[in-house]
Molecule: Guanidine-I riboswitch aptamer
Organism: Vasconcelosia minhoensis LEGE 07310
RNA sequence: AUUGAUUGCUUCUAGGGUUCCGGUUUGCGAGUUUACUCCAGAUGCCUGGUCCGAGAGAAGCCGCCAGCCGAGGUUGGUACACGGCGGGAUAAAAGCCCGGGAGAG
Numbered sequence: 001a002u003u004g005a006u007u008g009c010u011u012c013u014a015g016g017g018u019u020c021c022g023g024u025u026u027g028c029g030a031g032u033u034u035a036c037u038c039c040a041g042a043u044g045c046c047u048g049g050u051c052c053g054a055g056a057g058a059a060g061c062c063g064c065c066a067g068c069c070g071a072g073g074u075u076g077g078u079a080c081a082c083g084g085c086g087g088g089a090u091a092a093a094a095g096c097c098c099g100g101g102a103g104a105g
Base pairs, nucleotide, nucleotide: 008061009060010059011058012057015052016051020049021048022046023043024042025041026040027039029038030037031036063078064077065076066075067074068073080100082103086098087097088096
C1' cells in the first nucleotide's frame, strides 16, 4: 500500500426529548352552585406511563469457524476498540444516523 473478514436481529439498560396519556397551571369559556367536570391554552429547570435508544453497555438468538460424533447432534470460539466540530431524521432530542467517520495513539 492492496484485498477479504470481524455479520445481522431481539429484549433490556445508560441516556433522550415532549407526539399521545398523566401532573401542574391559566381562563371577561361552558355545565353546575363553590367545588368538581368539560372545553381551550401554557408548561419537560414536571418524578412518571407511551415513544426513541448505544460499534466502543448487558443478555439471548441466528450466522460463521474448529473439534468430537456419525447424518444430525454436541462442545468450544466469535478478539480489540481513544475519538471531536458539524450536519440529519422523527413531535422533539439523544451515547440514534452520517460514524469502527475526521483525527489521535